[in-house]
Context: one part of a larger RNA
RNA sequence: CGGUGGUUAAGGAACUCUGCAAAUUGACCCCGUAAGUUCGCGAUAAGGGGAGCCUUCCUUUGUUUACGCAUCGGGAGGCCGCAGUGAAUCGGCUCUAGCGACUGUUUAUCAAAAACACAGGUCUCUGCUAACUCGUAAGAGGAUGUAUAGAGACUGACGCCUGCCCGGUGCCGGUAGGUUAAGGAAGAGGGUUAGCCGCAAGGCGAAGCUCGCGACCGAAGCCCCGGUAAACGGCGGCCGUAACUAUGACGGUCCUAAGGUAGCGAAGUUCCUUGUCGGGUAAGUUCCGACCUGCAUGAAUGGCGUAACGACUGGAGCACUGUCUCCACGAGGGACCCG
Numbered sequence: 001c002g003g004u005g006g007u008u009a010a011g012g013a014a015c016u017c018u019g020c021a022a023a024u025u026g027a028c029c030c031c032g033u034a035a036g037u038u039c040g041c042g043a044u045a046a047g048g049g050g051a052g053c054c055u056u057c058c059u060u061u062g063u064u065u066a067c068g069c070a071u072c073g074g075g076a077g078g079c080c081g082c083a084g085u086g087a088a089u090c091g092g093c094u095c096u097a098g099c100g101a102c103u104g105u106u107u108a109u110c111a112a113a114a115a116c117a118c119a120g121g122u123c124u125c126u127g128c129u130a131a132c133u134c135g136u137a138a139g140a141g142g143a144u145g146u147a148u149a150g151a152g153a154c155u156g157a158c159g160c161c162u163g164c165c166c167g168g169u170g171c172c173g174g175u176a177g178g179u180u181a182a183g184g185a186a187g188a189g190g191g192u193u194a195g196c197c198g199c200a201a202g203g204c205g206a207a208g209c210u211c212g213c214g215a216c217c218g219a220a221g222c223c224c225c226g227g228u229a230a231a232c233g234g235c236g237g238c239c240g241u242a243a244c245u246a247u248g249a250c251g252g253u254c255c256u257a258a259g260g261u262a263g264c265g266a267a268g269u270u271c272c273u274u275g276u277c278g279g280g281u282a283a284g285u286u287c288c289g290a291c292c293u294g295c296a297u298g299a300a301u302g303g304c305g306u307a308a309c310g311a312c313u314g315g316a317g318c319a320c321u322g323u324c325u326c327c328a329c330g331a332g333g334g335a336c337c338c339g
Base pairs, nucleotide, nucleotide: 001334004331006329007328010325011324014323019320028050029049030048031047036041038157052079053078054077055076056075057074058073061070062069063068080084092318093317094316095315096314097313098312099310100309104116105115120155121154122153123152124151125150126149132141133140134139158305159304160303161302163235164234165233168232169231170228171227172226173225174224177223178222179221183217184216187213189211190210191209192208195204196203197202236254237253238252239251240250263297264294275291276290277289278288279287
């Protein structure tokens, strides 16, 4: 000097990002226990109290023929100590807000969470050689299951609810018309040439073969018509208006597929912002309750509540403490020094 463990006057979180760490609490018995609540909980809530040994008496239960032994509870008297449960181990508590219902799961090796999962909810597909998945295939899983089943997707207990938009995209249904491939194909044309014409150069040219054209016929799809949002998604602007002012129930106008309903709201979402008001403090950028001017909330990418739960996150209080004011001491083991 650092590490480990211990003690500390007065104060008691003034420390600090944060009570991190430490301290307090602690097992057992008795008394007692609030709001809230899904009536199970909350709850070991909180908060109090207790305990040794000896003698004696009463008493419970078991066992025994009985004596006795073991055992539950109580009364009286007494003993010793500073202190009588224990050698140690063995919850600190309360109030409040957020998130997630819960027990679970996870980044082996910096994240355990509000992330994942979850019962529950909804939608879609699937009639069995099922859909779906793996495989080139055979085949296998699904399943020795059969729609109260299986698969996919979203949401995520429970309670109250889940508004409007189908114009775009997707999906489902429809099929009159438009468009449309391979393929088929009427027909026209080109090449070639038996033959014909010509003195020749050359010209014409059937059949066949061949080369590209090609009216017309030709599905699904797309266009088109409809449905569908717990499918992907979306859910306005400007101007005016009431007998102070302010505000605007009301009106006008433009645009849209439709213009955000119920809720909630400076939010884990609020830029301006430490918004404003109230509460808590002597003092509060955090916190709680409100307001609504929502930069840029909002309903299964679920909305809002919610008892219980949480090594979760924020705020407050009590208790307690070397976290601190402000450091000090002592223990054993290292480093270090001498031999």
Predicted 3D model of a 339-nucleotide part of an RNA (large-subunit ribosomal RNA, domain IV) from a Pirellulales bacterium. The RNAcentral record of the full RNA draws on ENA.